[in-house]
RNA sequence: GGGGUCAGGACUGGGAGAAUCUGGACCCCCAGUGCCGAAGGAGCAACCGCCCCGGUAAACUCUCAGGCAAAAGGACCGUUCUGACAAA
Numbered sequence: 001g002g003g004g005u006c007a008g009g010a011c012u013g014g015g016a017g018a019a020u021c022u023g024g025a026c027c028c029c030c031a032g033u034g035c036c037g038a039a040g041g042a043g044c045a046a047c048c049g050c051c052c053c054g055g056u057a058a059a060c061u062c063u064c065a066g067g068c069a070a071a072a073g074g075a076c077c078g079u080u081c082u083g084a085c086a087a088a
Stems, first nucleotide, its partner, number of pairs: 004085008013077002019033001021032004034068003040064001041062003047055003
C1' cells in the first nucleotide's frame, strides 16, 4: 500500500408488504374490527456438548412491539469513513 472478517457512523443513494373500513373527534388524533412483516423482540431444526439437559440460525415462524394515504421509519444492497481482529 492492497485485500479479508466483524462492529459503529455517514450519504439523505436504492428499498417491499398490508383498510385512510366504521364510529368519534376535527386535520391527520383516538377507539373498534380486519390485515402486513423488512426496526426491535421471541421461538424452533440440523449440528455440537459434560447428552437429565444445555448451547445454537435465518429473510423461516409468532405478531409482544411496530406498521397498513402522505411523511417518518425500514431488514437488506451500494459507496465511503473510523475502530478492532486474523493472515501474508
Overview: A computed fold for an 88-nucleotide RNA from a Paracoccaceae bacterium, annotated as Glycine riboswitch aptamer. Lineage of the source: Bacteria > Pseudomonadati > Pseudomonadota > Alphaproteobacteria > Paracoccaceae. The sequence was found by an Rfam model in a public genome assembly. Its Rfam family is "Glycine riboswitch aptamer". From the family's description: This family represents the bacterial glycine riboswitch.